[in-house]
């Protein structure tokens, strides 16, 4: 030193459901509030992700479970999907090579 890992900084992508009660509606839906599941993250200026374990199509999909659900898993060695930006520390390194 390429490299790798971790922190900044800047640019940029991505998702936000299920389900209780209460309020207003007053057929149902839909808003508004306060609670329950998962999960990093369910509108936080927070998670996460940036060449590929973010997320998106396939899906009103499939099997299994749940009070429900994109909850597991499959489908996935699938198709797409945003920076091989800069900086710093440790490691490489009692190495390597010059004088």
């Nucleotide at each position: 030193a390429g490299c790798g890992u971790u922190c900044c900084g800047u640019a940029g992508g991505g998702g936000c459901g299920c389900u209780u009660c209460g309020c207003a509606a007053u057929u149902c839906a839909c808003g508004c509030g306060a609670g329950g599941c998962u999960g990093a993250g369910a509108g936080g200026g927070a998670c996460c992700c940036u060449u590929g374990c973010a997320c998106c199509u396939g899906a009103u999909c499939c099997g299994g479970g749940u009070a429900a659900u994109a909850c597991c898993g499959g489908c996935g060695u699938a198709g797409g999907a945003a920076a091989u930006c800069g900086g710093a520390a440790c490691g490489g390194a009692u190495a390597u090579g010059a004088a």